[in-house]
Context: one part of a larger RNA
């Protein structure tokens, strides 16, 4: 020095475990905001902090139920209080909510500075409190320039808007990497990103045939395609839920205007009156019928709410039924021997409990505040038909030609949508069935509203051939914290004494508050650097070998 044995250190794998996370499924909820939000800053406790809570009335105050013996969040104990004259705790609804932030009196390097009216405080000044002073847009009124009327412009009320929101939706723009084995049409993809907006959903619909959404099939099929990689439907069946509606027009009437020939006529408002494809409405003549009746409705079709009962949700009530025995620290196991069960789901509890606890089954409760649904109130509505006219049914529209988009479809390319140059028709009339004619069938654009079925989140309750501390969220801890970056941004590590703290009185070593040896506690030091404690890695003591 090296091997072997042995016995330690040091290290944190394994092994168990869970206090978080993932992912379905089912129900129920779903917008906040100038009545200042999201999100901050700062403060608040008896005492240093940090999270939780709360707001100068500051781990709280009022008030109404619930509850019923302890409580003063947590990390974590003292100390001081506090409750049967019901705390502490849970749930409704109030009240209080510094300073910043759309942030709104005006600045401003967010949590600051700095005014100006008004009103009170015996208040003229100073000071305090309290209130009120931003923009913009619409309505109304008062004023009111160049400029005569007049408009702009001002001022003063009253309403409203503003910003925020993880996904999820609508519009408006809109890439590249890649793939095609290169790469240009194409693909990725109308994605990803920006930008507006909107709601609890959005979008979309009520037929000039894409027949309102969503699922399954139809189906990777017709098809489309440097027929290349790719792309990729309808039709049609089956399911989900299902509701329909108003206007513009002709026509008739009211007011205002303006021409004026004083009776019309234009023109604008506003009420009636009408909404369709078998067309259908108006106007004129005609039959016919009534209401002390029938519908109907707050999600569209007008609009505003209001009591009742009913069910629901936002605390919560009550809830069955086992002893003995030995082993062991400790019984929930083992043995005996009994019970409940609409409850044998789960969790806990000193080892594995239907009968210890908390639940669970099946049952029952709300002063309040929101709510289904029903009934009342309370609004609102009402004609049918025969004939005649040809007065009406959305125009720079519809179509055309050229471009472009966008439909699965890249174009002989219908149907949709956009430029651009033309540019109809009015029901004897107009659009469509995938150029295009023709025949047949079928619908009525060029105004508008509309609930559910769907998309996503959340919150409760299930569940998992999901993960179990290098995995699952980044995050089971003081986690978007520490920390890193001027800044946008980027982001850790880090779980486990023990049933119970019973967390080692007391003694001794020594410079020690290190570390340890006795005592003691405990089933076990497991002794807080704590379960278990693998392997590299240092040692020690014995053999062997050189």
């Nucleotide at each position: 020095a090296g091997c072997u044995u042995a016995c330690g250190g040091u290290g944190g794998a394994u092994g168990c475990c869970u206090a978080g996370g993932c992912g379905c499924u089912a129900a129920g909820u779903g917008c906040c905001g100038a009545a200042g939000a999201a999100g901050g800053a700062c403060g608040u406790g008896g005492g240093a902090c940090a999270c939780u809570g709360c707001g100068a009335u500051a781990a709280g105050c009022c008030u109404c139920g619930g509850g019923a013996a302890g409580c003063u969040g947590u990390g974590a104990a003292c100390a001081a209080g506090u409750g049967a004259u019901g705390a502490u705790c849970c749930g409704g609804g109030g009240a209080u909510g510094u300073c910043c932030g759309a942030a709104u009196u005006g600045g401003g390097a967010a949590a600051c500075c700095a005014g100006c009216c008004g009103u009170u405080g015996u208040g003229a000044a100073c000071c305090a409190a309290c209130g009120g002073c931003a923009u913009c847009a619409u309505a109304u009124g008062c004023u009111g320039a160049a400029u005569a009327c007049a408009u702009a412009g001002g001022c003063a009320u009253a309403u409203g808007a503003a910003g925020g929101g993880a996904a999820c939706c609508u519009g408006g723009g809109g890439a590249a990497c890649u793939g095609a084995a290169a790469c240009a049409u194409c693909u990725a993809a109308g994605u990803a990103c920006c930008c507006a907006g909107a709601g609890g959903a959005a979008a979309a619909g009520a037929g000039a045939u894409u027949a309102u959404u969503c699922c399954c099939c139809a189906a990777g099929u017709a098809g489309u395609g440097g027929c290349g990689a790719g792309c990729g439907a309808a039709a049609g069946g089956g399911g989900a839920u299902c509701a329909g509606c108003c206007u513009a027009a002709a026509c008739c009437g009211a007011u205002g205007u303006a021409g004026u020939u004083u009776a019309c006529u234009g023109c604008a408002u506003c009420g009636g009156g009408g909404u369709u494809g078998u067309a259908g409405g108006g106007u004129c003549c005609g039959g016919c019928a009534a209401a002390u009746g029938a519908g109907a409705g707050u999600u569209a079709c007008a609009a505003a709410u209001u009591g009742a009962c009913u069910g629901g949700u936002u605390a919560g009530u009550a809830g069955a039924a086992u002893g003995g025995u030995a082993u062991g620290g400790a019984a929930u196991a083992g043995c005996c021997a009994a019970c409940c069960a609409u409850a044998g789901a789960a969790g806990g509890u000193g080892a594995u409990a239907g009968u210890c606890c908390u639940g669970u089954a099946a049952a029952c409760g709300a002063a309040a505040a929101c709510u289904u649904g029903u009934c009342a109130g309370c609004u609102c509505u009402c004609g049918c038909u025969g004939g005649a006219u040809a007065c009406c049914u959305g125009a720079g529209u519809a179509c055309u030609g050229c471009c472009g988009g966008g439909c699965a479809c890249g174009c002989u390319a219908a149907u949709c949508c956009g430029g651009u140059a033309g540019g109809a028709a009015u029901c004897u009339a107009g659009g469509g069935a995938g150029u295009c004619c023709a025949c047949u069938c079928u619908c009525u654009a060029a105004g508008g509203c509309u609930a559910a079925a769907u998309a996503c989140a959340c919150u409760c309750a299930g569940c998992g051939a999901c993960c179990g501390a290098u995995a699952g969220u980044g995050a089971a801890c003081a986690a978007g914290u520490a920390c890193c970056g001027u800044g946008a941004g980027g982001g850790a590590a880090a779980g486990g004494u023990g049933a119970a703290a019973a967390g080692u009185a007391c003694c001794c070593c020594u410079g020690u508050u290190a570390g340890g040896g006795g005592a003691g506690u405990g089933a076990a030091a497991a002794g807080a650097a704590c379960c278990u404690g693998a392997a590299a890695c240092c040692g020690u003591a014995a053999g062997c070998u050189u």